The RNA shown here (FMN riboswitch aptamer (RFN element)) has 145 nucleotides and comes from uncultured Cellulomonas sp. Model confidence (mean pLDDT): 81 of 100. It was read from a public genome assembly, where an Rfam model found it. The source organism's lineage runs through Bacteria, Bacillati, Actinomycetota, Actinomycetes and Cellulomonas.
[in-house]
RNA sequence: ACACGUGCUCCGGGGUCGGUGAGAAUCCGAGCCGGCGGUCAAAGUCCGCGACCCGCGCGUCGCCCUCCAUCCGGGGGGUGACGACGGUUGACCUGGUGGAACUCCAGGACCGACGGUCAAAGUCCGGAUGGGAGGAAGUACGUGG
Numbered sequence: 001a002c003a004c005g006u007g008c009u010c011c012g013g014g015g016u017c018g019g020u021g022a023g024a025a026u027c028c029g030a031g032c033c034g035g036c037g038g039u040c041a042a043a044g045u046c047c048g049c050g051a052c053c054c055g056c057g058c059g060u061c062g063c064c065c066u067c068c069a070u071c072c073g074g075g076g077g078g079u080g081a082c083g084a085c086g087g088u089u090g091a092c093c094u095g096g097u098g099g100a101a102c103u104c105c106a107g108g109a110c111c112g113a114c115g116g117u118c119a120a121a122g123u124c125c126g127g128a129u130g131g132g133a134g135g136a137a138g139u140a141c142g143u144g145g
Base pairs, nucleotide, nucleotide: 002144003143004142005141006140007139008138009137010135011134016030017029018028019027032122033112034111035049036048037047038046044110045109053087054086055085058083059082060081061080062079063078064077065076066075067074068073092108093107094106095105096104114126115125116124
């Protein structure tokens, strides 16, 4: 230096100008943004994953009530956290190049959880100092030759 394993850490962008109004970063006009893996060739819109939300007669752990019992222990009911599983989960066309592209080039479109807010939010505030896919990112330890 390399390979593998384990632990820890890290890892998301975007409200700018103007208009209306008592009030808008929420409405209107223009502009702005695009996590991760895959794909015969590069993807917000293809196939999947993650996040939010819902369910759960499943698992682990905890708490409460209750019953049996000999102190060990066991049964029933309720509830919480985490996990597994299931559900839910937005949006693209035309032309060109090419062997091959819903991924590239040209043109025109479209989409964006929940709660909050003097007024409706992809962009502001909040749950979140959270969770998290994935990584040929960092670091520590171990193993190998």